Predicted 3D model of a 73-nucleotide RNA (transfer RNA) from a Minisyncoccota bacterium. The organism belongs to Minisyncoccota, within Bacteria. Its Rfam family is "tRNA". By type it is a transfer RNA.
RNA sequence: GCCAGCAUAGCUCAGUUGGUAGAGCAAUGGUUUUGUAAACCAUAGGUCGUCGGUUCAAGCCCGACUGCUGGCU
Numbered sequence: 001g002c003c004a005g006c007a008u009a010g011c012u013c014a015g016u017u018g019g020u021a022g023a024g025c026a027a028u029g030g031u032u033u034u035g036u037a038a039a040c041c042a043u044a045g046g047u048c049g050u051c052g053g054u055u056c057a058a059g060c061c062c063g064a065c066u067g068c069u070g071g072c073u
Stems, first nucleotide, its partner, number of pairs: 001072007010025004019056001027043005049065005
């Protein structure tokens, strides 16, 4: 230098015909217990990497950029 993949909650990830963004773990509160843990119930946590475009509507489609990973030279 060229090519490909990935970027979504604190962590690991799902969301693959474009139609109100989810799970597990972690966190907080509650029930239970002499107490802790476990179990159960509930709550909070996201401008979906950034900037534009298409569309009535974008996590999803298109372009550029940034970062990471891999391959080729």